[in-house]
RNA sequence: GCUCUUGUGGCGUAAUCGGUUAGCGCAUCCGGCUUCGAACCGGGAGAUUGAUGGUUCGAGUCCAUCCAGGAGCU
Numbered sequence: 001g002c003u004c005u006u007g008u009g010g011c012g013u014a015a016u017c018g019g020u021u022a023g024c025g026c027a028u029c030c031g032g033c034u035u036c037g038a039a040c041c042g043g044g045a046g047a048u049u050g051a052u053g054g055u056u057c058g059a060g061u062c063c064a065u066c067c068a069g070g071a072g073c074u
Base pairs, nucleotide, nucleotide: 001073002072003071004070005069006068007067010026011025012024013023019057028044029043030042031041032040050066051065052064053063054062
């Protein structure tokens, strides 16, 4: 230098051939239970999906460039 691949809350992940409010688990916060705590039960907050553009009525998903991790080739 070239090719392929991955990037989604703090962490791990889902999302049908592009379609209605981006879902789930853990963690965290509040309440219940308990002498206190753990476990358990109920509830809340937390993402504009790596960045910027493009296509489209509509993009996490398709296209371009860039950034970061990984693999291969020269």
RNAcentral holds the sequence, with entries from Rfam. Predicted 3D model of a 74-nucleotide RNA (transfer RNA) from Rotaria sp. Silwood2. It matches the Rfam family "tRNA". Rfam links the family to the GO term triplet codon-amino acid adaptor activity. It is annotated as a transfer RNA.